């Protein structure tokens, strides 16, 4: 320098669960408490699998699994794991 990949950015799609009760405000509806729920932001946890070691024990490692701390639970809005596309200035 070029190519490819990753990350960020842009566009599109994107589920689940309460029109619960009470109170304080308010007149767009919001906030707080209680009970009941959801899992696909984030976060925590785990292995008769894999690897390592000082090897009958110990250590390390994952998720769409699991826990629900957080977040969320009529419509709208917002958020959203993940998927597809785009682009080629910057980053690895």
């Nucleotide at each position: 320098a070029c190519a490819g990949g990753c990350a960020a950015a842009u566009c599109u799609g994107g589920g689940g669960a309460g029109c619960g009760c009470u109170g304080c405000a308010u007149u767009a509806u919001g906030c707080a408490g209680c009970c009941a729920c959801c899992g696909a932001a984030g976060g925590g946890g785990c292995a008769c699998a894999c690897g390592g070691a000082u090897u009958a024990u110990c250590c390390g490692u994952a998720a769409u699994c699991u826990c629900u701390c957080a977040g969320g639970u009529a419509u709208c809005a917002a958020g959203g794991a993940c998927a597809g596309a785009u682009g080629g200035g910057c980053g690895c």